[in-house]
RNA sequence: UAGAGUUUGAUCCUGGCUCAGAGUGAACGCUGGCGGCGUGCUUAACACAUGCAAGUCGAACGAGAACGGCCUUUAGCUUGCUAAAGGUGUCAGCUAAGUGGCGGACGGGUGAGUAAUGUAUAGCUAACGUGCCCCUUGGAGAGGGAUAACAGUUGGAAACGACUGCUAAUACCUCAUACUCCUUCUGUAUUAAUUACAGUUGGGAAAUGUUUUUUCGCCAAGGGAUCGGGCUAUAUGGUAUCAGGUAGUUGGUGGGGUAAGAGCCCACCAAGCCGAUGACGCCUAGCUGGUCUGAGAGGAUGAUCAGCCACACUGGAACUGAGACACGGUCCAGACUCCUACGGGAGGCAGCAGUGGGGAAUAUUGCACAAUGGAGGAAACUCUGAUGCAGCAACGCCGCGUGGAGGAUGACGCAUUUCGGUGUGUAAACUCCUUUUAUAUGGGAAGAUAAUGACGGUACCAUAUGAAUAAGCACCGGCUAACUCCGUGCCAGCAGCCGCGGUAAUACGGAGGGUGCAAGCGUUAAUCGGAAUUACUGGGCGUAAAGCGCGCGUAGGCGGCUUGAUAAGUCGGAUGUGAAAUCCCCGGGCUUAACCUGGGAAUUGCAUUCGAUACUGUCAGGCUAGAGUGUGGUAGAGGGAAGUGGAAUUUCCGGUGUAGCGGUGAAAUGCGUAGAUAUCGGAAAGAACACCAGUGGCGAAGGCGGCUUCCUGGACCAACACUGACGCUGAGGUGCGAAAGCGUGGGGAGCAAACAGGAUUAGAUACCCUGGUAGUCCACGCCGUAAACGAUGAGAACUAGAUGUUGGGGAGCUACGUCUCCUUAGUAUCGCAGCUAACGCGUUAAGUUCUCCGCCUGGGGAGUACGGCCGCAAGGCUAAAACUCAAAGGAAUAGACGGGGACCCGCACAAGCGGUGGAGCAUGUGGUUUAAUUCGAAGAUACGCGAAGAACCUUACCUGGACUUGACAUCCUAUUAAUAAUUUAGAGAUAGAUUAGUGCUAGUUUACUAGAAAAUAGUGACAGGUGCUGCACGGCUGUCGUCAGCUCGUGUCGUGAGAUGUUGGGUUAAGUCCCGCAACGAGCGCAACCCUCGUCGUUAGUUGCUAACAGUUCGGCUGAGCACUCUAACGAGACUGCCUGGGUAACCAGGAGGAAGGUGAGGACGACGUCAAGUCAUCAUGGCCCUUAUGUCCAGGGCUACACACGUGCUACAAUGGUUAGGACAAUGAGACGCAAUACCGCGAGGUGGAGCAAAUCUAUAAACCUAAUCUCAGUUCGGAUAGCACUCUGCAACUCGAGUGCUUGAAGCUGGAAUCGCUAGUAAUCGUAGAUCAGCAAUGCUACGGUGAAUACGUUCCCGGGUCUUGUACUCACCGCCCGUCACACCAUGGGAAUUUAGUUCACCCGAAGCCGGAAUGCCAAAUUGGCUACCGUCCACGGUGGGCUCAGUAACUAGGGUGAAGUCGUAACAAGGUAACCA
Repeated sequence: UAGAGUUUGAUCCUGGCUCAGAGUGAACGCUGGCGGCGUGCUUAACACAUGCAAGUCGAACGAGAACGGCCUUUAGCUUGCUAAAGGUGUCAGCUAAGUGGCGGACGGGUGAGUAAUGUAUAGCUAACGUGCCCCUUGGAGAGGGAUAACAGUUGGAAACGACUGCUAAUACCUCAUACUCCUUCUGUAUUAAUUACAGUUGGGAAAUGUUUUUUCGCCAAGGGAUCGGGCUAUAUGGUAUCAGGUAGUUGGUGGGGUAAGAGCCCACCAAGCCGAUGACGCCUAGCUGGUCUGAGAGGAUGAUCAGCCACACUGGAACUGAGACACGGUCCAGACUCCUACGGGAGGCAGCAGUGGGGAAUAUUGCACAAUGGAGGAAACUCUGAUGCAGCAACGCCGCGUGGAGGAUGACGCAUUUCGGUGUGUAAACUCCUUUUAUAUGGGAAGAUAAUGACGGUACCAUAUGAAUAAGCACCGGCUAACUCCGUGCCAGCAGCCGCGGUAAUACGGAGGGUGCAAGCGUUAAUCGGAAUUACUGGGCGUAAAGCGCGCGUAGGCGGCUUGAUAAGUCGGAUGUGAAAUCCCCGGGCUUAACCUGGGAAUUGCAUUCGAUACUGUCAGGCUAGAGUGUGGUAGAGGGAAGUGGAAUUUCCGGUGUAGCGGUGAAAUGCGUAGAUAUCGGAAAGAACACCAGUGGCGAAGGCGGCUUCCUGGACCAACACUGACGCUGAGGUGCGAAAGCGUGGGGAGCAAACAGGAUUAGAUACCCUGGUAGUCCACGCCGUAAACGAUGAGAACUAGAUGUUGGGGAGCUACGUCUCCUUAGUAUCGCAGCUAACGCGUUAAGUUCUCCGCCUGGGGAGUACGGCCGCAAGGCUAAAACUCAAAGGAAUAGACGGGGACCCGCACAAGCGGUGGAGCAUGUGGUUUAAUUCGAAGAUACGCGAAGAACCUUACCUGGACUUGACAUCCUAUUAAUAAUUUAGAGAUAGAUUAGUGCUAGUUUACUAGAAAAUAGUGACAGGUGCUGCACGGCUGUCGUCAGCUCGUGUCGUGAGAUGUUGGGUUAAGUCCCGCAACGAGCGCAACCCUCGUCGUUAGUUGCUAACAGUUCGGCUGAGCACUCUAACGAGACUGCCUGGGUAACCAGGAGGAAGGUGAGGACGACGUCAAGUCAUCAUGGCCCUUAUGUCCAGGGCUACACACGUGCUACAAUGGUUAGGACAAUGAGACGCAAUACCGCGAGGUGGAGCAAAUCUAUAAACCUAAUCUCAGUUCGGAUAGCACUCUGCAACUCGAGUGCUUGAAGCUGGAAUCGCUAGUAAUCGUAGAUCAGCAAUGCUACGGUGAAUACGUUCCCGGGUCUUGUACUCACCGCCCGUCACACCAUGGGAAUUUAGUUCACCCGAAGCCGGAAUGCCAAAUUGGCUACCGUCCACGGUGGGCUCAGUAACUAGGGUGAAGUCGUAACAAGGUAACCA
């Protein structure tokens, strides 16, 4: 020392991305009241107009008279002032220019260069210098010649000169003097190196200048202070895809040079020197105190302030000087700008302001020397863009304000609303109060020690006025404080990450409200933090990224016991230093704070010195436990070489023998009548070694397997002896290293890439088959990689056990065994503690520790490109970036799935029976057509479905005609009873006309008034919508599925998701029950309870029934009866209850009884949930849409169309049949707008007529069936479509478009391909009957009813569906999943690329300015001299030129791979046994 979001269906872990914090020389957007203190070109070291930034000294000098003073004169007048002229240099007032001195090396700016010639820290300098300043000592004598200014002449446009002449100095020169200074030599002492002293040779000084004086100044020497020069150590970026660098290079000797050491320079000699502790190269960069961040350690940074360095247009050079190789100096070269008379010249803002340019971006051409400081001067003073101040900028920090108190009808407005209200909100208004700030006026500092104040009439104080002058910005889905409405509709847009937006967006835009901060608030950029996400503090490597394939071994790192020494590491004390400022603490000053300031602490460092000696190191000595050697044994596919053996395959030869063989899922190619396969005998060749054989053995790993011999490595065991730490690890290095591959030469039986053929397939460059070459084998040489794996580096020590096995040794006895025990070295399985994310590991550790090495840091791009090294090649080793994503990943969990496994069930298959698919027709759907063919339903789970009935209506559709408060509801106003009838026009809706009519209730004397209902007219609220959304919903429904499942509480296990229970062994139709069990219980489901049927009983007896009795028209018709049937209510009955057998039990098998037997049959009943399943067109309903129309009314049409396709049905194809005639037996249900008998008419549909019946009473021929006859296998006496004619019925109306009847017509069809459906018993099949809807009916449909009435089930291999357990998974939208690669298109970045361009650097050569150095005239100066100067010459050398090399970067036709993209193409490689297991080389 704080965390959060994001990978998943969920979980834990790994791991990246992102956020919350702090800070900034910032910029941008919106906004902006005041003050204080700070800060302000981070980019173009780009170019600069203009002004200023370094001068001063007349007390160094000559000279001068501009200004001032003084004097004189003149003019004006105001009589003491102004103006003019002249004079004056002893005016110590002064001065342009010049000589001279000091200063221009400070101050100020900038960060280009520089990775060390720098900086920081600590040292050294006996190897050095130092103007001005301070102290001490001594001194200043005698002379000299010039020169500028100036004057004259003269060149030039100018800048600037040339010549002649004059002159001064604190300018310059000579001589004298000088112990101490420098120098030569000698002596003494001394040192690693030379230093001290003594003597000696030679060489050196000055300004007696200025001033009236004091002063100030000058010279020599010594010392101090200050400031510098040089050297050393340590520290101070990245890169090894920079590994070798170096020729003055490394050292020596001798010279030169410097203030001073030194290859600093030169001559000669030697061949060294630096480097994996990173030389050399390349890229980047001023360094530090500090600053920001951080708990710290660290990380990042180097603005302002301070120290150091470097630079001054670019490059080079020196001069002067105490100091420079000099920002506002000189010379040269270059680029640029300016002037020019074209000959030639001038310039350098990285000083302060300012301009242009660049840029996201950074200020005034201000005031003053008043203060502080600096230069000169004796001083006054002058100069000072240093500095002090002001101006501009919210750029930052700090402070203040924009009002305070009261005030509820909780006003208006706005927003919202469930329409009641709620929020804004005491907020406002209003009342009272205050005046910081503001404005105005007045006073008024300190900064100043005597004078002097830019700031500045500033700070501050007082008075007056009046709430008066003063609030915004961002955000409100989660992280993250803060929510609603409207608009929009995957659009517009938002977004830091996750992600929002496709019609109800708290995520976009606006509004209201809220939250946060506040003169600011947000955004962007970049830094640290969080990030333990480079892990020193403080991480990891079995499976997540990560152990080199394995040895040997160098450097390095680490290292057993013991004694002594030392004191390098280590520890302690002291001293010096660690500049100041900053940070921190305690004080002080500005009203406070920021800010300023005094003191302290700190500065974790470095150095010196003194001490300690346990540990580490070093040195010396000893020891034996590590390591090794010797002796004796043992096991072994350890390695190399040579030899040898048998089985098998193939080929060849010969014999026998005949038509096939071979191969596969099935085939074919292939072989075979030229004799194969098969079989026997013989021969040859190559390769591999069955059984033994084993989680057995050996080896470092790769790997090693017949037998024998030779050579050879290692391991283990036992007991003793010896050496004496000889050890461990191991960067580089070096060796070994499967298979494939490569080279040369052999060999080649089998197998077998490539290749060929045959199959398979949509295709099949595959899997399968037939062949077959490299290769596989040997020798030699390369290659150097593998999922080279235990995915686990090597070594050492410690830490429970159990069991098996291999090698060795020892012991025991119930005595020689197939025994037991102990020990040691291996090799395996399980397992405690512990560890682990989990899985798992567990003395063979993945436990606990130590040592050393290697490696990792999100996924992809990529183990790729480029470069380098290796290789014959293939390729290997080393190894990035751009770009892109928010994940990629590990382990485990629950599901789902599998062309995984086990078990079980179902008319699922099988066994059967009957169908569909073929025909005709009916009906529904698709499609097509149409003005319209209304809409919906779409695998199973749409399609005789909504529709239990479309001629009009229905009706929703189309065409045309009408209406607009409406066909329908409520409210308001006015009027009228309502209403009914007739008639005209029109297709009708509708419009017009005429007539009748005055009601009900209450009040009231009437007239009349009011009300209810209804109608008409008007007004607007509204009505209306089968318009959209079933993906906004309710309700209802289908389906999995009547499948046996789905869950919960508590407990327990697990870090957790979760598990357990619910699994297991049995059993069941069943999660049904039993047993067991860390589970114990419970709920919804199952079952049961409900209804119907089957048996019996009780009760009841009409409309039902009729056994007995009586009557009879012979019909239960009547009396009578209720026994029976029946009706319809209540009961009984069945429970594995009983028996036998099996079983622990549950239960199962069989049996008895029983009407019924193991849920008796059927129905209703449908768990948690799935399919965004279906329905907005039954209904209800949110939202949206239409409102003279998407509403309403009417007529006609359409929903009935018709090349076609499909579903569901009916009728058939016939003899188990058709036709004709006769005969028998049901049940359910319906009936008044109805069912309708007997009777009559009609061939018939039907008509007339009407008994009976609101029904156990009346109303219907049941048919298949039986009997008889006929038909005789044919498109028929089968079949009935289609069509014609004539009718019937319903209805306002049968044309589109009804049903039915009669006669005639007589199509397809002779049992139906692939495929497919239903059914397990009163079932299938077959036969008829009834009902709903309904005027009628397209009904062959649907729903019910009864009649007749089978066959089969061995069984669970297979198909389909389901359940349980288990397994794999890269699936979770859950296999209709996921997902790979080519190709095509678009975009992006990158590699290669003939070449080309720019830049940098290096080497060689050429040229060679200025300048230093060296030489030096026949020229010049001087002269006592061998003197001095210069032209000129030479060395070095900048720029430049030529050629070569290297490096970085840009461009590039073409080209390569990569990445991204919603829908493209081709296949389906991977994930399940992924349909050929996958993967590595």
The prediction has a mean pLDDT of 83. This is a predicted structure of a 1481-nucleotide RNA (small-subunit ribosomal RNA) from an uncultured bacterium. Rfam family: Bacterial small subunit ribosomal RNA. Rfam links the family to the GO terms ribosome and structural constituent of ribosome. The RNAcentral record of the sequence draws on ENA.